A computed fold for a 1540-nucleotide RNA from a metagenome, annotated as small-subunit ribosomal RNA.
It matches the Rfam family "Bacterial small subunit ribosomal RNA". Gene Ontology terms of the family: ribosome and structural constituent of ribosome.

RNA sequence: AGAGUUUGAUUCUGGCUCAGAACGAACGCUGGCAGCGUGGAUUAGGCAUGCAAGUCGAGCGGGAAUCUGUUCAUUCAAGUCGCAAGAUGAGAAUGGAUGGAGGAGAGCGGCGAAAGGGUGAGUAACGCGUGGGCAAUCUGCCUCUAAGUUCGGGAUAACCCGUCGAAAGGUGGGCUAAUACCGGAUGUGACAUCUCAACGCAUGUUGGGGAGGUCAAAGACGGGGAUCCUUCGGGACCUGUCGCUUGGAGAGGAGCCCGCGUCCUAUCAGCUUGUUGGUGAGGUAACGGCCCACCAAGGCUUACGGGUAGCUGGUCUGAGAGGAUGGUCAGCCACAUUGGGACUGAGACACUGCCCAGACUCCUACGGGAGGCUGCAGUCGAGGAUCUUUUGCAAUGGGCGAAAGCCUGACAAAGCGACGCUGCGUGGAGGAUGAAGGCCUUCGGGUUGUAAACUCCUGUCAUUCGGGAACAAUGAUCCCGGUGUUAACACCAUCGGGAUUUGAUGGUACCGGAGGAGGAAGCCACGGCUAACUCUGUGCCAGCAGCCGCGGUAAUACAGAGGUGGCGAGCGUUGUUCGGAUUUACUGGGCGUAAAGGGUGCGUAGGUGGUCUUGUACGUCGGGUGUGAAAUCCCACCGCUUAACGGUGGAACUGCAUUCGAAACUGCAGGACUUGAGUGCAGGAGAGGAGAGCGGAAUUCUUGGUGUAGCGGUGAAAUGCGUUGAUAUCAAGAGGAACGCCGGCGGCGAAGGCGGCUCUCUGGAAUGCAACUGACACUGAGGCACGAAAGCUGGGGAAGCAAACAGGAUUAGAUACCCUGGUAGUCCCAGCCCUAAACGGUGUACACUUGUCGUGGGAGGUAUCGAUCCCUCCCGUGACGGAGCUAACGCGUUAAGUGUACCGCCUGGGGAGUACGGUCGCAAGAUUAAAACUCAAAGAAAUUGACGGGGGCCCGCACAAGCGGAGGAGCAUGUGGCUCAAUUCGAUGCCACGCGAAGAACCUUACCAGGGCUUGACAUGUAGCUGCAAGCCUUCCGAAAGGAAGGCCGCCUUCGAGGGUGCUACACAGGUGCUGCAUGGCUGUCGUCAGUUCGUGCCGUGAGGUGUUGGGUUAAGUCCCGCAACGAACGCAACCCCUGUGUUUAGUUGCCACCGCCGAUGAUGAGUCGGCGAGCACUCUAAACAGACUGCCCGUACAAGCGGGAGGAAGGUGGGGAUGACGUCAAGUCAGUAUGGCCCUUACGCCCUGGGCUGCACACGUGCUACAAUGGUCGGUACAGAAGGAAGCUAGACCGCAAGGUGGAGCAAAUCCUAUAAAACCGGCCCCAGUUCGGAUUGAAGGCUGCAACUCGCCUUCAUGAGGUCGGAUUCGCUAGUAAUGGCGCAUCAGCUACGGCGCCGUGAAUACGUUCCCGGGCCUUGUACACACCGCCCGUCACAUCAUGAAAGCCGUCUGCACCCGAAGCCGCCAUACCAACCCGCAAGGGAGGGAGGUGUCUAAGGUGUGGGUGGUGAUUGGGAUGAAGUCGGAACAAGGUA
Repeated sequence: AGAGUUUGAUUCUGGCUCAGAACGAACGCUGGCAGCGUGGAUUAGGCAUGCAAGUCGAGCGGGAAUCUGUUCAUUCAAGUCGCAAGAUGAGAAUGGAUGGAGGAGAGCGGCGAAAGGGUGAGUAACGCGUGGGCAAUCUGCCUCUAAGUUCGGGAUAACCCGUCGAAAGGUGGGCUAAUACCGGAUGUGACAUCUCAACGCAUGUUGGGGAGGUCAAAGACGGGGAUCCUUCGGGACCUGUCGCUUGGAGAGGAGCCCGCGUCCUAUCAGCUUGUUGGUGAGGUAACGGCCCACCAAGGCUUACGGGUAGCUGGUCUGAGAGGAUGGUCAGCCACAUUGGGACUGAGACACUGCCCAGACUCCUACGGGAGGCUGCAGUCGAGGAUCUUUUGCAAUGGGCGAAAGCCUGACAAAGCGACGCUGCGUGGAGGAUGAAGGCCUUCGGGUUGUAAACUCCUGUCAUUCGGGAACAAUGAUCCCGGUGUUAACACCAUCGGGAUUUGAUGGUACCGGAGGAGGAAGCCACGGCUAACUCUGUGCCAGCAGCCGCGGUAAUACAGAGGUGGCGAGCGUUGUUCGGAUUUACUGGGCGUAAAGGGUGCGUAGGUGGUCUUGUACGUCGGGUGUGAAAUCCCACCGCUUAACGGUGGAACUGCAUUCGAAACUGCAGGACUUGAGUGCAGGAGAGGAGAGCGGAAUUCUUGGUGUAGCGGUGAAAUGCGUUGAUAUCAAGAGGAACGCCGGCGGCGAAGGCGGCUCUCUGGAAUGCAACUGACACUGAGGCACGAAAGCUGGGGAAGCAAACAGGAUUAGAUACCCUGGUAGUCCCAGCCCUAAACGGUGUACACUUGUCGUGGGAGGUAUCGAUCCCUCCCGUGACGGAGCUAACGCGUUAAGUGUACCGCCUGGGGAGUACGGUCGCAAGAUUAAAACUCAAAGAAAUUGACGGGGGCCCGCACAAGCGGAGGAGCAUGUGGCUCAAUUCGAUGCCACGCGAAGAACCUUACCAGGGCUUGACAUGUAGCUGCAAGCCUUCCGAAAGGAAGGCCGCCUUCGAGGGUGCUACACAGGUGCUGCAUGGCUGUCGUCAGUUCGUGCCGUGAGGUGUUGGGUUAAGUCCCGCAACGAACGCAACCCCUGUGUUUAGUUGCCACCGCCGAUGAUGAGUCGGCGAGCACUCUAAACAGACUGCCCGUACAAGCGGGAGGAAGGUGGGGAUGACGUCAAGUCAGUAUGGCCCUUACGCCCUGGGCUGCACACGUGCUACAAUGGUCGGUACAGAAGGAAGCUAGACCGCAAGGUGGAGCAAAUCCUAUAAAACCGGCCCCAGUUCGGAUUGAAGGCUGCAACUCGCCUUCAUGAGGUCGGAUUCGCUAGUAAUGGCGCAUCAGCUACGGCGCCGUGAAUACGUUCCCGGGCCUUGUACACACCGCCCGUCACAUCAUGAAAGCCGUCUGCACCCGAAGCCGCCAUACCAACCCGCAAGGGAGGGAGGUGUCUAAGGUGUGGGUGGUGAUUGGGAUGAAGUCGGAACAAGGUA
């Protein structure tokens, strides 16, 4: 930093997608260790269990267990006395009483419980952030400071007794204490009031003074010498510490107020009655409608409403600006089962407090009670998903305490989870026969791969053994010493030293020893994007896929494998965010045609604004100060072995506030100016608007005249009109609408729009003059006005035209196009509608920036007598074009150039300008305007092709002009179809069909039936075995193939063997089996058409263009000229062959003129015929050469060339052939051969016999023969060329009517043979008929080939004698030695179904005006929505399936407004007849003051009733929409798309 994807290709627009980073993640596969972090994002759903807030005995009363003194009782009892009974008995146990120690549990009291911890439901708010304010405030504990700490009093819990209740709990009586409660004193001071001064910010604040009013307190613990008191315990007193009270100050905390910032929605535009303000009173710590009474009628406006959401420091991303986000950590807020409420307190309307109401759960004796994990663990549920019911207060911190200490699920630790970040390891070095195995292979090899094995090492982590109370520790207690305090060497406080003691983590970190490579690698990808390739399987199946897209038999895209790439204890996938995306554009986009300029103007708010000057200082710029918490980010250094992580410091925090300064620019205030703008005056232009009047032409109608059979209409017709007189024509009249020529890319208007003439009223613009105003301007959200046509309402009018409608045509249909009619409407008046391709597809205004040529209006100047022309200026309206711009097309002073100001609008295509809602409308409808869903495109411009029922030019037997055919008949042949056991296969428009096949009776042969063979009919190799063969002959079985038997002959040798043969086995052979859409090669066709390209240059952003186009010319891209092209290649032409003329050379087998000879004939004359010699003249043969080049002449043309002529055998390519550019048709051929892949292997191979390829209701193609007299037949007679010949051609001769036979000369050929050419010509007959035409078919008899003519050959003779009398629609060939016609030859071949094919010669025409049309082709141009390229593309209804959505009688939920009812708890107010210790009066009783249960009132949660609104779900039916492989009907659009 970009990439893929619209196209045949291109540029652009534009969306979609990918590569990156991140995460409190989840899922799949896999998983060694350690450190540091992190972990209920969903149901603010419900919760079992344990713990999470206590502490103080140095505030107080009381005091259990336990220990103990004394004493008593009981039981026991060593021992002593005693004979025994018994007595005594230290002591023990239990119990009672009493004293002491002790201090549990509970209570009164103090402090704490408002912190810490959790969560994000609510909240769009002064909630949060930031900066300020409080002269409008409060503050427990803490620090400092001033002063004080006095005298009294009455209760109450605990406890005891009684009582109610299941329990929870309550109640009555009695005793008692305090740092609990109450009263008095004192008043440093505080508060209130008065006053003075200073200051300030309005109320006021601060300080001083005065009078006199109000207001305090509590003790506890330690030590102590003298003195005093004493209940003998102690106290007074002194002193210290901790408390207490009244103030002041501080610190920290809290409360309130304000500026600014803080999401989406206008399909929410108006909201509000305590609402806005005032006065007074209340309330609060405090200001305030915070509350109340009264008064006034204000206040707000992106308000009000709806949706969503805790906010921030920060976090993620990004170059930044931004965007997204708010988990852990930190600050603030809110909440604590839901709703309401207050109490206590310094602080709460209180997470583990109270009261009430609701829901839920639990207990219950049914009467009534209890509870609140959004604390830490844990559980259920829901979910894709988130941990242990662990250890410890050792540390840090908090509460209480004088302290020890206690409490602390805060916290510190451990555990679980690869959830994240970081580090380490799974070994290192050597090691080639490049092992084996795997995979691939062109079979040679390659690769895995130094990888392994193997050798030598190392020892991290893990394992095991040992060491290690290390660091993390300060503090506390005790002792000693110093200082302070004090009367004091006490106590206490503090400092220093010493000793003792405390560790959850943890026997952990770390260190050392041992042993052994031993325990430790996977995941994803490999078509492009995107690093990485092969094989096998599969066969549009299974599947993949982020986008493009893969898969239909050779898949680098599916699945597996090998290999490779990437990352690595992880790797992929999914989800989400930012990025890429300049794809919302502030940085940093656009609007002529891609999405996008409002239909037009006027104008409100707003935004913006000319020149000069003065001031100010809002914006702006600079400096200072405060703040911007910490953490985070960045930098430096440091600490954990490193890193992650952490510590210290710095920088940064782009912000806000305040203060000082500057004054250019903007703003604001004042003054001035005239150029912007406007006013005035002057003469002109104009379809500008409104009203009224008038006019002529034409159509139609009416009346009358003339006149007769048609008119009208169309591509052609018909409907229609017309003998009741049309059309035509003349005259007169009626009526409505529109205004020809002028008329013009001329004029006017803001746009829509405006066109006969005249008058009246009226708007605007331009020009000229320069008198006036003095910035009065530009734009313009809302708003207002205008706004074609159609349409609507009411009333008129109605000639023509004309939706609807009717009829006639056309058509497959024709609800259309065409025709005949025809109603609304079109016209006028009044009122609506408000939309158009309302377009220059281009908003308005201003300024600037080269030009040329028109045209309308005005003015000026020169010249002129003048009209007028020319020049200049301004305004308007056009064409072309420069710079510049643009993706291109194009725009171009009338900008789409360069700038400024303002408005409107756009953000992929479809759904959709649709639905719902709102507004407007009589309606039609208009306007505003979505979503679900769906696609990967939709689109703009230009390019190359192709195509067009587009255009231009040109060519071709393409048409036309001709000649002869085909299509009708019979036959031949090929094909289709049918049939069949098989009728083998292929070829199928032109370009298959007498084609492969230049020859199917067997063979061929590939098909069918049957019989057989299995290393095979054929090739090569290996191994083994057998015999010496093989081969030939004979016999048997058999249809043959084949099998069996016998016989004959039987290689070579160095005796090892070799070659060969046979058999067996294995590799393999074989296949006309499939794929011509895997291929090579060859071929057809366009087309012997004139085209197809390249190099360099130039043009274009590019695809591409140019060249190759243009003007001529040609058969031709043939040549010439021109030209940003210049050259070149493949094609054209030429070179090659045949033929036409001549020359030369050569002369056998060719020739025979001249010459000679011989023979025959003849009249043995001429002559003729035959032969020989001689000869090479001629013909001919076959080689070389010449010849023709528009060379010459005339005309024309710039040239190329064209036309004519001469000469010439031949004249403009002389005629013919060979020769086939780039390419097209996935054209044809795997069956000619070759060949990849697949398939068969006792068969899809091979052999044989027979059959079939020849089959026949039929259809088509190609031919032959005819239909006759230009003929048939008979007789006579003449003239070729080119071929072939040895398993061959075969002469003469003989036989046969003939086919043919016998026989065999000659000839491997210019010698011999095939071999008489036929038509033609001469003559005879036939006489127009199904014939003396025609010959099919059939019968008979023969011939030939061949192993064999039945299926299934050809030929001959005789007999037979079919259809057919020139062929419908339609169609084919041919332009000269051609068509037509006549015969001859050859290949294949034993023979032949050949009438086919390939050649040869004979005879030998007609016609072409011409290019309009049909077909094909070439070039240029044009349009295109086509590019598989018109056999293209593509639209709509209907039918079917699926999906989302609108409407809908209703039904259900949720939120909410209003009205009313009821009204808990509670605060406040009032009453208070219950009741009451402290104070007062009183001896007392009692009274008072004060309090107060209770009652009552306002407010009010939940609840109820009624009625609205919003929103969501559902709904019979219904509307359109989207998608779907081949459905139906048509053919709307794209070409002039066939009616633009």